Description:
Predicted 3D model of a 247-nucleotide part of an RNA (large-subunit ribosomal RNA, domain VI) from Amicula sp. isolate GU52X-4 cfCalB7. RNAcentral holds the full RNA, with entries from ENA. The organism belongs to Amicula, within Eukaryota. The coordinates come from a structure-prediction model, not an experiment, and the mean pLDDT is 83. It matches the Rfam family "Bacterial large subunit ribosomal RNA". Rfam links the family to the GO terms ribosome and structural constituent of ribosome. It is recorded under the gene name rnl.

[in-house]
Context: one part of a larger RNA
RNA sequence: UGUUGAAAACUAAAAGGAUUAGAUUCUAGUACGAGAGGACCGAAAAAAGUGAAUCUAUGGUGUAUCGAUUGUUUUACCAAUAGUAUAGUCGAAUAGCUAAAUUCAUAUUAACUAAUUACUGAAUGCAUAUAAGUAAGAAAUUAACCUUGAAAAUAGUUUUUAAAAAAAUGUAAAAGAUUAUUGCAUCGAUAGGCUUGAAGCAUAAGAGUUGUAAAAUUUUUCGCUAACAAGUACUAAAUUUUUUAUU
Numbered sequence: 001u002g003u004u005g006a007a008a009a010c011u012a013a014a015a016g017g018a019u020u021a022g023a024u025u026c027u028a029g030u031a032c033g034a035g036a037g038g039a040c041c042g043a044a045a046a047a048a049g050u051g052a053a054u055c056u057a058u059g060g061u062g063u064a065u066c067g068a069u070u071g072u073u074u075u076a077c078c079a080a081u082a083g084u085a086u087a088g089u090c091g092a093a094u095a096g097c098u099a100a101a102u103u104c105a106u107a108u109u110a111a112c113u114a115a116u117u118a119c120u121g122a123a124u125g126c127a128u129a130u131a132a133g134u135a136a137g138a139a140a141u142u143a144a145c146c147u148u149g150a151a152a153a154u155a156g157u158u159u160u161u162a163a164a165a166a167a168a169u170g171u172a173a174a175a176g177a178u179u180a181u182u183g184c185a186u187c188g189a190u191a192g193g194c195u196u197g198a199a200g201c202a203u204a205a206g207a208g209u210u211g212u213a214a215a216a217u218u219u220u221u222c223g224c225u226a227a228c229a230a231g232u233a234c235u236a237a238a239u240u241u242u243u244u245a246u247u
Stems, first nucleotide, its partner, number of pairs: 005161006014148004020048001024044003032037001049106006058099004065092005070085004075080001109143003116136004164243005169185005190236003193232005199225003206219005
């Protein structure tokens, strides 16, 4: 864009995915076998493999969240900061992302058949699983299971619908290269800020005391803090345009 005036829900032609393997135990020391040994069938089933989702916990990362520290430079000096050296190096680490982590699935059943095994049975008075007819039989195939799916041109079905609907713009993230998608736009918590909390680092600076000093100690589980949560209109979400079937 088409199919529909508009919107929502549904059906399912068709397409894709999945299908693994099994220690051990029971049946049973049974059948079988002189003994030694030792089952089919059937039932339960751990660990594993594969796949999907997720981040509560366990871990990883976390380019500037906190602290420690070396060389050097600056703020006149001390102290305290700041810059630079792979984030200078080192120790930790929130959110997010993530696996080695967690959860779930890999279930179960039927149908048609292959190789193969049969029944009845003539051509050929016998025989013959085949010629007519009738059965059994595989992780394969088709369904069943999970997902997509009205663009399936035979373009489906159902319901709602009469005044609002859509777009632009702004503010964003559960989204994201751009588009798009999903929220919000003062009748507002959408983002930022602020307050409080969570969480992280580890006890700030300044001052007092002790010590010749490095330093310790009190104030002090302090101080600082990115992505997290709640609250709060302080800042920014001004506003504009288009369309609207039928008789």